The part of an RNA shown here (large-subunit ribosomal RNA, domain III) has 395 nucleotides and comes from Desulfallas sp. Bu1-1. Lineage of the source: Bacteria > Bacillota > Clostridia > Desulfallaceae > Desulfallas. Rfam family: Bacterial large subunit ribosomal RNA. Rfam links the family to the GO terms structural constituent of ribosome and ribosome. Model confidence (mean pLDDT): 84 of 100.

Context: one part of a larger RNA
RNA sequence: GAGUAAGCGAAAAGGCAGGUGAGAAUCCUGCCCGCCGAAAGCCUGAGGAUUCCUGGGGAAGGCUCGUCCGCCCAGGGUAAGUCGGGCCCUAAGCCGAGGCCGAGAGGCGUAGGUGAUGGACAAUCGGUUGACAAUCCGAUACCACCUUGGUGCCGAUUGAGUGAAGGGGUGACACAGGAGGGUAGGCCGAGCGCGCGGCUGGAAAAGCGCGUCCAAGCCGGUAGGGAGUGGAGCAGGCAAACCCGCUUCACACAAAAACCCGAGAGGUGAGGGGGAGCGAAGACAAGUAGCGAAGCGGCUGACCCCAUACUGUCAAGAAAAACCUCUAGCGAGGCAACAAGGUGCCCGUACCGCAAACCGACACAGGUAGGCGGGGUGAGAAUCCUAAGGCGCGC
Repeated sequence: GAGUAAGCGAAAAGGCAGGUGAGAAUCCUGCCCGCCGAAAGCCUGAGGAUUCCUGGGGAAGGCUCGUCCGCCCAGGGUAAGUCGGGCCCUAAGCCGAGGCCGAGAGGCGUAGGUGAUGGACAAUCGGUUGACAAUCCGAUACCACCUUGGUGCCGAUUGAGUGAAGGGGUGACACAGGAGGGUAGGCCGAGCGCGCGGCUGGAAAAGCGCGUCCAAGCCGGUAGGGAGUGGAGCAGGCAAACCCGCUUCACACAAAAACCCGAGAGGUGAGGGGGAGCGAAGACAAGUAGCGAAGCGGCUGACCCCAUACUGUCAAGAAAAACCUCUAGCGAGGCAACAAGGUGCCCGUACCGCAAACCGACACAGGUAGGCGGGGUGAGAAUCCUAAGGCGCGC
């Protein structure tokens, strides 16, 4: 040279007013503008581990600023019989008594154990906080076990009942395909309710705006799907069996009744909840407390439910427990439904979660599993615009 050049991390975009303050483009509030909207919204895993909320702070971190923050300090916050996991089950894999191998270290592996990414298994709606909520509260349920009560039965060896670590069934499964019945959701309404109904010549209306709902459970049994029933015999199912299997007879029929499975509607739950809107008093307390209308009809319509259904195909598509059943065994009082009362353990639960909180040395234009994903246009989750909601990317 020079406090010059360059940089300040997506070109979604800011503006104004008010507030706070020593100090404001940057913090807070309001109004306007702009951007996303199969996301740049919402829920939930993994991962992170207090980052959550409240009060305070202003050295450093923040690519500027800073009164602000995912920063610093202090205090607070995560509540469960039913959600997820454990006291249940097994898969791959892993461990592995005995055992086999190896010089040893150790390797393999039977029984057995362990191990969810799978099976089994009982709760919904609403309210509430500054921060949690299927956990608190309210209402209405459900599951397991215990106690008590009355009722109805059965039985004491001619044995009620209970009942396996044993037998059998079930659980139990591929891929492709389309049709049907529903529901969620959405749209429309001269329907219904509440509010508005101002300015210009007129319009209280066939005008304008907003709203027009609700679960599990219980009752119900539909659309639809499935499938023979009874008797006798038997040397099979490592013992037994009334169970299963095999054989056979009778009766039914190619599907009718009965039987099993089975969404949804409807009823109840609900004289409850929620609800547009109305809206106080009053200390410095507000759209707060409180009050609370209508809730119908039509159209559309799912990738969700019936459905592990049905049809088709060949490459023929986990296991175990739960559950049902059968005896062996046990066995003197027991069983069933009902009613009332009681008991219900341990761990997780805050917050971020397409991201400034995870993985990338960074508040990094990258990466990150699953679910929901409204309206107009449209075949569509494309495109453009938009609702709810969230943002304008820290010069």